[in-house]
Molecule: transfer RNA
Organism: Verrucomicrobia bacterium UBA6015
RNA sequence: GGGGCGGUAGCUCAACUGGUUAGAGCACGCGACUCAUAAUCGCAGGGUUGUGGGUUCAAGUCCCGCCCGCCCCA
Numbered sequence: 001g002g003g004g005c006g007g008u009a010g011c012u013c014a015a016c017u018g019g020u021u022a023g024a025g026c027a028c029g030c031g032a033c034u035c036a037u038a039a040u041c042g043c044a045g046g047g048u049u050g051u052g053g054g055u056u057c058a059a060g061u062c063c064c065g066c067c068c069g070c071c072c073c074a
Base pairs, nucleotide, nucleotide: 001073002072003071004070005069006068007067010026011025012024013023019057029043030042031041032040050066051065052064053063054062
């Protein structure tokens, strides 16, 4: 340099064919339980969907540029 895959909550991952308000587990916070802690159960908070544009009535999803990570080729 070329090609492929990927980037969504603090972490690990969903989100079907473009369609209603982007969800789950864990972690953190609060509460219940317990003599107490852990475990368990409940509740709540937490998101510029890597970034800038484009298409569309509508984009996490499609198209283009760029950034980052991994793999292959040179």